[in-house]
Context: one part of a larger RNA
RNA sequence: AGGCGGGGGAACACACAAGCAGUGGAUGAUCUAGAUUAAUUGGAUAAUAAGCCAAGAACCUUACCUAAGUUUGACAUGUACUUUGUCAUUACGGAAACGUAGUUAGUGUAGCAAUACACGGGGUACACAGGUGGUGCAUGGUCGUCGUCAGCUCGUGCCGCAAGGUAUCUAGUUAAGUCUAGAAACGAGCGCAACCCUCAUCUCUAGUUACAGUGUCUAGAGAAACUGCCUGGGCAACCAGGAGGAAGGAGAGGAUGACGUCAGAUCCUCAUGCCCCUUAUGCUUAGGGCGUCAUAGAUCAUACAAUGGGGUGCACAAUGAGAAGCGAAGCCGCGAGGUAGAGCAAAACUCCAAAUCACCCCUCAGUUCGGAUUGUAGUCUGAAACUCGACUACAUGAAGUUGGAAUUGCUAGUAAUGGCAGAUCAGCCAUGCUGCCGUGAAUAUGUCCCUGUUCCUUGCACU
Numbered sequence: 001a002g003g004c005g006g007g008g009g010a011a012c013a014c015a016c017a018a019g020c021a022g023u024g025g026a027u028g029a030u031c032u033a034g035a036u037u038a039a040u041u042g043g044a045u046a047a048u049a050a051g052c053c054a055a056g057a058a059c060c061u062u063a064c065c066u067a068a069g070u071u072u073g074a075c076a077u078g079u080a081c082u083u084u085g086u087c088a089u090u091a092c093g094g095a096a097a098c099g100u101a102g103u104u105a106g107u108g109u110a111g112c113a114a115u116a117c118a119c120g121g122g123g124u125a126c127a128c129a130g131g132u133g134g135u136g137c138a139u140g141g142u143c144g145u146c147g148u149c150a151g152c153u154c155g156u157g158c159c160g161c162a163a164g165g166u167a168u169c170u171a172g173u174u175a176a177g178u179c180u181a182g183a184a185a186c187g188a189g190c191g192c193a194a195c196c197c198u199c200a201u202c203u204c205u206a207g208u209u210a211c212a213g214u215g216u217c218u219a220g221a222g223a224a225a226c227u228g229c230c231u232g233g234g235c236a237a238c239c240a241g242g243a244g245g246a247a248g249g250a251g252a253g254g255a256u257g258a259c260g261u262c263a264g265a266u267c268c269u270c271a272u273g274c275c276c277c278u279u280a281u282g283c284u285u286a287g288g289g290c291g292u293c294a295u296a297g298a299u300c301a302u303a304c305a306a307u308g309g310g311g312u313g314c315a316c317a318a319u320g321a322g323a324a325g326c327g328a329a330g331c332c333g334c335g336a337g338g339u340a341g342a343g344c345a346a347a348a349c350u351c352c353a354a355a356u357c358a359c360c361c362c363u364c365a366g367u368u369c370g371g372a373u374u375g376u377a378g379u380c381u382g383a384a385a386c387u388c389g390a391c392u393a394c395a396u397g398a399a400g401u402u403g404g405a406a407u408u409g410c411u412a413g414u415a416a417u418g419g420c421a422g423a424u425c426a427g428c429c430a431u432g433c434u435g436c437c438g439u440g441a442a443u444a445u446g447u448c449c450c451u452g453u454u455c456c457u458u459g460c461a462c463u
């Protein structure tokens, strides 16, 4: 100088407290461990792994296994020789890849022609290609975390023999090393804040998509909030209250992540040193596997019901997406869906709501709760749904009556709850993820007890 303390002081945070809804019990989905397997590809493992990489494993993907093949190679550049337009195609063998044997056709320039050269293709040979092989403890890049925490430093000066200190401390104050006053410090940098985007109010301008007009709509440009005003406290910074205001003291949300820490993660995005393979650890194909299942863990979905379930009827959104696409009306089917094909490269057409509300039934029961599981018959996508897709109808009707110790999230349009859209995508194992709107609470005006963080100080057998 740091680090640590079941030392002290100060401050803070959904950290606790006060509340609301859960998890831990049940069933299922997904992931992980373990076990199994020819293979169940690989990585991620406290916080910082486990609905994670993966915004889509039937084939492909695919890296794994088995089998069949292949060796200048699926891909690139170059050299030498050789052959030949390109494209295409037949027979046999084969699961295919591919192998064997054939067929057709004859590029451009120069030249009468032979032929030469050029572009492209095939073959042979050689340099080489190739590797999701190893090392993330050789690395770049990117990312997680402490943490959106308030810290981390530099120049000059001053102090100290020096390591270093001071500044960065003290008293206040702040979300903040934010600012103020003091003080051997005076300044400065990276961070904080602001500048950026969105939302909330108003004004102006412009506006199409049936026609005309308007708007609370859309798109731009501005205005507005600054502790500016008032009262009180204070040296000041600032704090408490008030007025006006759509908004008040950072108005709300986002983007933005200092010096560094964890030899944190990634050599399987990519790049890359070294090592390793080179008739194989490369490449191609078929089938299988990544989907197994005594058990354990993680994240979710659905429930256990009456603030509910069922039936009938009537309402109200926003974000988005659409051409190998979205697909309307009509007709057929109980339904998934089929048929049909209007309209729409879209403020125009289409995808397109549910909780809610009104009335009726159910009356506390393993039930008109709950829907797992299983059987049968189907629909759709796709060469192909056996391993291993989703959905529909009928039948079946399991566990489950609110969950031990323990534990999670959340402070307002939030939690909770209802549906909708999108990416990926032929289809989909999505109950995931990312967004959107509808309905819409309770509690906290306290504390440092728990978990941690920041600053000062003190002790130390640590560095």
Base pairs, nucleotide, nucleotide: 001463002462003460004459005458007457008456009455010454011453012452013451015447016446019410020409021408022407023406026302027301028300029299030298031297032296033295034293035292042053043052064288065287066286067285068284069283070282073128077127078126079125080124081123082122083121084120088103089102090101091100092099093098107118108117109116110115130277131276133275134274135273139271140270141266142265143264144262146260151190152189153188154187155186156185157166158165159164169182170181171180172179196254197253198252199251201223202222203221204220205219206218207217226248229242230241231240232239233238291429304403308362309361310360311359312358313357320351321350322349325344326343330339331338332337369400374395375394376393377392378391379390380389416439417438418437419436420435421434422433

This is a predicted structure of a 463-nucleotide part of an RNA (small-subunit ribosomal RNA, 3' major domain) from a metagenome. Its mean pLDDT, the model's own confidence on a scale to 100, is 83. It matches the Rfam family "Bacterial small subunit ribosomal RNA". The RNAcentral record of the full RNA draws on SILVA.